[in-house]
RNA sequence: ACUCGACUAAGCGAGUAUAAAAAGAACUUAAGCUUAGUGCGUCUCCUGGAUUCACCAGGGGGGUGAAU
Repeated sequence: ACUCGACUAAGCGAGUAUAAAAAGAACUUAAGCUUAGUGCGUCUCCUGGAUUCACCAGGGGGGUGAAU
């Protein structure tokens, strides 16, 4: 300097051409490392399709938790 941990900014952390992770304080949660926002993923309901194996599309709701 760049890339990555959903995206933007800041933080925490990792790697060096790769895009992962046993790291990111610990526990917890389906809820992704944290905060603010977004509402992508995750959860749930409704409608339609598919029904060959549990998936696809649209719409509504909600958006881990407590303490240090």
This is a predicted structure of a 68-nucleotide RNA (Pistol ribozyme).
RNAcentral holds the sequence, with entries from ZWD.
It matches the Rfam family "Pistol ribozyme". For this family Rfam cites "New classes of self-cleaving ribozymes revealed by comparative genomics analysis" (Weinberg et al., Nat Chem Biol, 2015). Rfam links the family to the GO term catalytic activity.
The coordinates come from a structure-prediction model, not an experiment, and the mean pLDDT is 86.